This is a predicted structure of a 128-nucleotide RNA (FMN riboswitch aptamer (RFN element)). The model forms 100% of the base pairs in the Rfam consensus. The prediction has a mean pLDDT of 78.
RNA sequence: CCAUUCCUUCGGGGAAAUUGUGUAAGUCAAGAUCGGUGGUACACCCCACGAGUUUCGAUCUAAAAGAUCGGACAUGAUUUGGUGAAAGUCCAAAGGCGACCGUACAGUCGGGAUAAAAGAGGGAAUCU
Numbered sequence: 001c002c003a004u005u006c007c008u009u010c011g012g013g014g015a016a017a018u019u020g021u022g023u024a025a026g027u028c029a030a031g032a033u034c035g036g037u038g039g040u041a042c043a044c045c046c047c048a049c050g051a052g053u054u055u056c057g058a059u060c061u062a063a064a065a066g067a068u069c070g071g072a073c074a075u076g077a078u079u080u081g082g083u084g085a086a087a088g089u090c091c092a093a094a095g096g097c098g099a100c101c102g103u104a105c106a107g108u109c110g111g112g113a114u115a116a117a118a119g120a121g122g123g124a125a126u127c128u
Stems, first nucleotide, its partner, number of pairs: 003126008018030003032108002034098002036049004044096002052073003056070005078094005100111003
């Protein structure tokens, strides 16, 4: 230094601005505002991954419940011009998108969640 195993820490942002309608709206109409992880020329919109649900399948269990793995669904959205060797990633402009449950219809409020994960950092042991 590489690989494997174990331990540990971290690991999601954003409306009650203001205006209008209404009995009632941070949910509607204006307006405001936000963008997880890995890859790649720096990415909310390219390629992949992640939290949720499940009339599905497999395994564990006497069975149920439950757990693990896989599948399916939730799950979406970008163009034009410029620079450059190289950019749907930078710069300029104009657009678009955002799970489930609750509530006057929610990316932003409350809830599952003081959870979990994609992953990132640190440490130890072993092996070459």